A computed fold for a 76-nucleotide RNA from Flavipsychrobacter stenotrophus, annotated as transfer RNA. Its Rfam family is "tRNA". By type it is a transfer RNA. Gene Ontology term of the family: triplet codon-amino acid adaptor activity.
């Protein structure tokens, strides 16, 4: 420099032919036990990596842009 691929809750990850955002695991809070571990219930966390378009409507489609990872080339 050129191709692909990924980006969603604190972490690991679903959600795919546009139409409410989830799950485990982490944490909070109650119960249960003298207590911890457990166990069981409830709960709180995300404008889906920026921007900006298509549309009644975008995590999805479309341009760009940042990060990370592959692969080719280059130079050495």
């Nucleotide at each position: 420099g050129g191709g692909g691929a990924a980006u969603u809750a604190g972490c690991u990850c679903a959600c795919u032919u546009g139409g409410u955002a989830g799950a485990g695991c982490g944490c909070u809070u109650g119960c249960a036990u003298g207590g911890c571990a457990u166990g069981c219930a409830a709960g709180a966390g995300g404008u889906a990596a920026c921007c900006g378009g298509u549309u009644c409507g975008a995590a999805u489609c479309c341009g760009g842009u940042a990060u990370u990872c592959u692969c080719c080339a280059c130079c050495a």